RNA sequence: GCCCUCGUAGCUCAGGGGAUAGAGCAACCGCCUCCUAAGCGGUAGGUCGUGCGUUCGAAUCGCACCGAGGGCG
Numbered sequence: 001g002c003c004c005u006c007g008u009a010g011c012u013c014a015g016g017g018g019a020u021a022g023a024g025c026a027a028c029c030g031c032c033u034c035c036u037a038a039g040c041g042g043u044a045g046g047u048c049g050u051g052c053g054u055u056c057g058a059a060u061c062g063c064a065c066c067g068a069g070g071g072c073g
Base pairs, nucleotide, nucleotide: 001072002071003070004069005068006067007066010025011024012023013022018056027043028042029041030040031039049065050064051063052062053061
């Protein structure tokens, strides 16, 4: 330098054009318990890497850039 995959909550990941973007774990509050853990109920937490474009409508499609991983030279 070229090619491929990936970037969504604190962490691990779903979602591949149309509902208010979801789950598990973690956090916080409550129940339970002598206390803790476990268990149960609830709450909060997101400019979907950045910009531009396509579209009536973009996390989702296209281009560029940034970042991570891998392959070739």
Predicted 3D model of a 73-nucleotide RNA (transfer RNA) from Microlunatus sp. Gsoil 973.
The sequence is in RNAcentral, with records from ENA and Rfam.
Its mean pLDDT, the model's own confidence on a scale to 100, is 81.
The same sequence occurs in records of 3 taxa.
The source organism's lineage runs through Bacteria, Bacillati, Actinomycetota, Propionibacteriaceae and Microlunatus.
It matches the Rfam family "tRNA". Rfam describes the family as follows. Transfer RNA (tRNA) molecules are approximately 80 nucleotides in length.